Predicted 3D model of a 95-nucleotide RNA (Glycine riboswitch aptamer) from a Betaproteobacteria bacterium. Taxonomically the source falls in Betaproteobacteria (Bacteria, Pseudomonadati, Pseudomonadota). It was read from a public genome assembly, where an Rfam model found it. Its Rfam family is "Glycine riboswitch aptamer". Rfam's curators write: This family represents the bacterial glycine riboswitch. Glycine riboswitches usually consist of two metabolite-binding aptamers domains with similar structures in tandem. The aptamers cooperatively bind glycine to regulate the expression of downstream genes. In Bacillus subtilis, this riboswitch is found upstream of the gcvT operon which controls glycine degradation.

[in-house]
RNA sequence: AAGUUCCGUGCAGGAGAGCGCAGCCGAAAUUCAACGGUUGCCGCCGAAGGCGUAACUCCCGCGAUCGCUCAGGCAAAAAGGACUGCGCGGACAGC
Numbered sequence: 001a002a003g004u005u006c007c008g009u010g011c012a013g014g015a016g017a018g019c020g021c022a023g024c025c026g027a028a029a030u031u032c033a034a035c036g037g038u039u040g041c042c043g044c045c046g047a048a049g050g051c052g053u054a055a056c057u058c059c060c061g062c063g064a065u066c067g068c069u070c071a072g073g074c075a076a077a078a079a080g081g082a083c084u085g086c087g088c089g090g091a092c093a094g095c
Base pairs, nucleotide, nucleotide: 003092005091006090007089008088009087010086011085012084013083018042020041021040022039023038024037025036026035043074044073045072049070050068051067052066056061
């Protein structure tokens, strides 16, 4: 000086699926109702993670955007979010 790689981090983008039913609690509240949380039941989603497998392989491994839904999630909002782009820091290979 530079990147075909990997890790971390900042910003931006980022899908899907019931505003389900019932009980309890909180706040609210004359009552009814609506809001939030939680438990149970039924129905779904798949892009944190996890598990299984396909391809590949020197048969050691490698591991999926494929499958399973344990976990997670299912109006909007918030949070999360594989992956993508840009920046920063580090590691590594090479010149």